[in-house]
RNA sequence: CGCCAUUUUCCGGGGUGCUUUGCCGCAGGGCAAGGCUGAGAUGAUACCCGCUGAACCUGAUCGGGGUAAUGCCCGCGAAGGGAGAAUCCACGUUAUUGCC
Numbered sequence: 001c002g003c004c005a006u007u008u009u010c011c012g013g014g015g016u017g018c019u020u021u022g023c024c025g026c027a028g029g030g031c032a033a034g035g036c037u038g039a040g041a042u043g044a045u046a047c048c049c050g051c052u053g054a055a056c057c058u059g060a061u062c063g064g065g066g067u068a069a070u071g072c073c074c075g076c077g078a079a080g081g082g083a084g085a086a087u088c089c090a091c092g093u094u095a096u097u098g099c100c
Stems, first nucleotide, its partner, number of pairs: 001092002008086003011050004016044001017036008056081003062075004
């Protein structure tokens, strides 16, 4: 000097669905207690993610499979967007010095 991985600090980005029962309501819907998947689903300061970017959004009222149902799974996706600085340590390269 570079720097994939690593440490710490601060800063920032993001999602919160489906369904059962009860109650309220003319209805749309709301509240409470459960079930499903998941890191996270009652917004916890928790969880995940920050260009190395599938955290997350658009496409999407998408396509195939499956389910009680749902981004539940796969595709879409070498598609388009998308939020960072410092530091520690390891490694690499270069220069100088010393020793053999």
TPP riboswitch aptamer (THI element) from a Bernardetiaceae bacterium, 100 nucleotides, folded computationally. Lineage of the source: Bacteria > Pseudomonadati > Cytophagia > Cytophagales > Bernardetiaceae. The sequence was found by an Rfam model in a public genome assembly.